[in-house]
The RNA shown here (transfer RNA) has 77 nucleotides and comes from a Chloroflexota bacterium. The coordinates come from a structure-prediction model, not an experiment, and the mean pLDDT is 82. Its Rfam family is "tRNA".

RNA sequence: CGGGGAGUAGCUCAGCCCGGUAGAGCGCCACGUUUGGGACGUGGAAGUCGGAGGUUCAAGUCCUCUCUCCCCGACCA
Numbered sequence: 001c002g003g004g005g006a007g008u009a010g011c012u013c014a015g016c017c018c019g020g021u022a023g024a025g026c027g028c029c030a031c032g033u034u035u036g037g038g039a040c041g042u043g044g045a046a047g048u049c050g051g052a053g054g055u056u057c058a059a060g061u062c063c064u065c066u067c068u069c070c071c072c073g074a075c076c077a
Base pairs, nucleotide, nucleotide: 001073002072003071004070005069006068007067010026011025012024013023020057028044029043030042031041032040033039050066051065052064053063054062
């Protein structure tokens, strides 16, 4: 330098193809059961969807640019 993949809740990830209320598990908080812990149940908090711009009535999803990480290749030595 070229090609491919990844970035979404504290963590691990789904959702993207085919635009229409942002989700799951674990974790965290509260309550209930229990003497208590654990466990289970119920409820809840937690998100600039890497960043910027564009298209659109509407973008996590489509388009462009860009940042970070991973893999492969090329180049130099």